[in-house]
RNA sequence: UGAAGCUAGGGUUCCGGCGUCGGUGACGCGUCUGGUCCGAGAGCUUUCACCAGCCGGGAGACAUCCGGCAGGAUACACGGCGGGACAAAAGCCCGGGAGA
Numbered sequence: 001u002g003a004a005g006c007u008a009g010g011g012u013u014c015c016g017g018c019g020u021c022g023g024u025g026a027c028g029c030g031u032c033u034g035g036u037c038c039g040a041g042a043g044c045u046u047u048c049a050c051c052a053g054c055c056g057g058g059a060g061a062c063a064u065c066c067g068g069c070a071g072g073a074u075a076c077a078c079g080g081c082g083g084g085a086c087a088a089a090a091g092c093c094c095g096g097g098a099g100a
Stems, first nucleotide, its partner, number of pairs: 002047005009038002014035002016032001017029005049074001050072002053069005076096001078099001082094003
């Protein structure tokens, strides 16, 4: 640095729940706990990359290349309004944006 898993969070396409009805179903309700679903730059974990160290290999003292082992935290991080997508919304995307 990228990715995956999970969570905070999010709504309501599907399932379920509740209600109504003339009932193999239709309609309504997300101010219905939930399952599917979406989901963090400033959340967590793992891994890739990166950094430096040790060991081994190639003709090889260093640089460089390949493989392995263990390590690092790779700093800091307040943040609108507004817009966008999917069924819809959101800490998602615009966006470490505008600002501070």
Guanidine-I riboswitch aptamer from uncultured Devosia sp., 100 nucleotides, folded computationally. RNAcentral holds the sequence, with entries from MGnify. The coordinates come from a structure-prediction model, not an experiment, and the mean pLDDT is 82. Of the family's consensus pairs, 100% are formed in the model.